[in-house]
Context: one part of a larger RNA
RNA sequence: CGCAAGAAAUAUGCGAGGAUCUGACUCUAGUACGAGAGGACCGAUUUGGACAAACCGCUGGUGUAUCUGUUGUCCCGCCAGGGGCAUUGCAGAGUAGCUACGUUUGGAAAGGAUAAGCGCUGAAAGCAUAUAAGCGCGAAACCGACCUCAAGAUUAUAUUUCUUUCAAGGGUCGUGGGAGAUUACCACGUUGAUAGGCUAUAGAUGUAAAGGCAGUAAUGUCAUAGUCGAGUAGUACUAAUAACCCGUAAGC
Numbered sequence: 001c002g003c004a005a006g007a008a009a010u011a012u013g014c015g016a017g018g019a020u021c022u023g024a025c026u027c028u029a030g031u032a033c034g035a036g037a038g039g040a041c042c043g044a045u046u047u048g049g050a051c052a053a054a055c056c057g058c059u060g061g062u063g064u065a066u067c068u069g070u071u072g073u074c075c076c077g078c079c080a081g082g083g084g085c086a087u088u089g090c091a092g093a094g095u096a097g098c099u100a101c102g103u104u105u106g107g108a109a110a111g112g113a114u115a116a117g118c119g120c121u122g123a124a125a126g127c128a129u130a131u132a133a134g135c136g137c138g139a140a141a142c143c144g145a146c147c148u149c150a151a152g153a154u155u156a157u158a159u160u161u162c163u164u165u166c167a168a169g170g171g172u173c174g175u176g177g178g179a180g181a182u183u184a185c186c187a188c189g190u191u192g193a194u195a196g197g198c199u200a201u202a203g204a205u206g207u208a209a210a211g212g213c214a215g216u217a218a219u220g221u222c223a224u225a226g227u228c229g230a231g232u233a234g235u236a237c238u239a240a241u242a243a244c245c246c247g248u249a250a251g252c
Base pairs, nucleotide, nucleotide: 001152005163006162007161008160009159010158011157015149016148017147018146021049022048023047024046026044027043033038051106052105053104054103055102059100060099061098062097066093067092068091069090070089071086072085073084074083075082076081111143112142117137118136119135120134169246170245171244172243173189174188175187176186177185194239195238196237197235198234199233200232201231203228204227205226211222212221213220214219
């Protein structure tokens, strides 16, 4: 821009893409078969491998949020207690998030038309013949079925609802996000829990400072403390103010 008014939502599916894998054990059954040795088809179950998708409750990884320990040095006048720098100084843990080594799920089944192949009925050709007319079975291949996209499918679809005009609706802007390079998408904008703050807390770390007590002291204890808390819940304290822009046509 188009889809002959403008919007919001829901659907259909022309068509396109993806997936399509496979082993072993057990039962049937030591049966059929076979002199024996050996040893099934068909059918039923169980459990794997590789591959793919999703997810983070479990097990782990990471985790320059966080907590703790500690070395050197500088600083806060000194002690105590802290801060900076040294690869995040080093080391031990580690929430959220992201992840695999973790978990869950998938390939299927049923269907249509067939290939090789196997048949029924059956003449030409009194027989025979699956074929000439006719009718069947039959494969991971084909079409569908399963998953995803999909009306620029210009053949431009359908349904519902809204607006009949300073309209409905959309955008700019702002607060953000399980969304993200930007854009887009999604949530929210005071008729408000969108983010921050605050409060509480799942959880992390591991028992802060000051003081008392014990000990000559290191240290221990009073004390599951203190700190953090990307998660969860609550709470308008702060910021989402105010406003502006687009939209304005239905003909023959």
The prediction has a mean pLDDT of 87. Large-subunit ribosomal RNA, domain VI from Holacanthella duospinosa, 252 nucleotides, folded computationally. Its Rfam family is "Bacterial large subunit ribosomal RNA". Taxonomically the source falls in Holacanthella (Eukaryota, Opisthokonta, Panarthropoda, Poduromorpha). RNAcentral holds the full RNA, with entries from SILVA.